[in-house]
Context: one part of a larger RNA
RNA sequence: CGUGGAAUUUUGAGGAGACGGAUCUCUAGUACGAGAGGACCGAGAUUCACGAACCUCUGGUGUACCGGCUGUUCCACCAGGAGCAUCGCCGGGUAGCUAGGUUCGGUACGGAUAAACGCUGAAAGCAUAUAAGCGUGAAGCCGUCUCCAAGAUGAGAAUUCAUUUGAGGGCCCUUCGAGACGAGGAGGUCGAUAGGCCGUACGUGUAAGGCGCGUGAGCGCUUAAGCGGAGCGGUACUAAUAGCCCAAUG
Numbered sequence: 001c002g003u004g005g006a007a008u009u010u011u012g013a014g015g016a017g018a019c020g021g022a023u024c025u026c027u028a029g030u031a032c033g034a035g036a037g038g039a040c041c042g043a044g045a046u047u048c049a050c051g052a053a054c055c056u057c058u059g060g061u062g063u064a065c066c067g068g069c070u071g072u073u074c075c076a077c078c079a080g081g082a083g084c085a086u087c088g089c090c091g092g093g094u095a096g097c098u099a100g101g102u103u104c105g106g107u108a109c110g111g112a113u114a115a116a117c118g119c120u121g122a123a124a125g126c127a128u129a130u131a132a133g134c135g136u137g138a139a140g141c142c143g144u145c146u147c148c149a150a151g152a153u154g155a156g157a158a159u160u161c162a163u164u165u166g167a168g169g170g171c172c173c174u175u176c177g178a179g180a181c182g183a184g185g186a187g188g189u190c191g192a193u194a195g196g197c198c199g200u201a202c203g204u205g206u207a208a209g210g211c212g213c214g215u216g217a218g219c220g221c222u223u224a225a226g227c228g229g230a231g232c233g234g235u236a237c238u239a240a241u242a243g244c245c246c247a248a249u250g
Base pairs, nucleotide, nucleotide: 001151005161006160007159008158009157010156014148015147016146017145020048021047022046023045024044025043026042032037050105051104052103053102054101058099059098060097061096065092066091067090068089069088070085071084072083073082074081075080109143110142111141116136117135118134119133168246169245170244171243172188173187174186175185176184193239194238195237196235197234198233199232200231202228203227204226209222210221211220212219213218
């Protein structure tokens, strides 16, 4: 930009992907074979590789969370803190992200076939799977499974709405498990969209101050305290105010 303008739901031409392997058990020490050995078919179990999704578990990360420790500068000093030193170093760690973690996947079935094997059967009184005709038969082909998909310009379909008394969309703003930007999703006071606040989960591990004990380093009690990023549930306190623009000749 096109499909007359829209919203929602769709069809599927076409395309992409997947459809992998091993071991063991039973059938059965059966068929077969003198023996040694040792099945087809069928049923079940385990596992590898690969793929997808996810974070309950196991771990990693987690430079805006908590704690410990060193040096130094500063907050006048003590105490308590802040800055810098690779996040100063070290011990942990929520959400998110993540794999070596977890779950799931390939099944089964139908159709047409290949090699191959057949039925009926003439030419050619026989024979012959073939000449007419009809079958069986592969991890392969076409479906079946998953995903994309009407620029499929052949631009499809259904329902509803609207055609200026205007459906719908956008600008702007709060934002997100969405994202390079556009886009997409949730919201914009008729509101839980983000922040704050409250509660809670969870993390760290018992704050400061005070009191007591010890010559002291320090220890104990108050105190499973104090502090806290992203989680969950609430709550209009703050900000989404007000407003503007586009829009279809049949």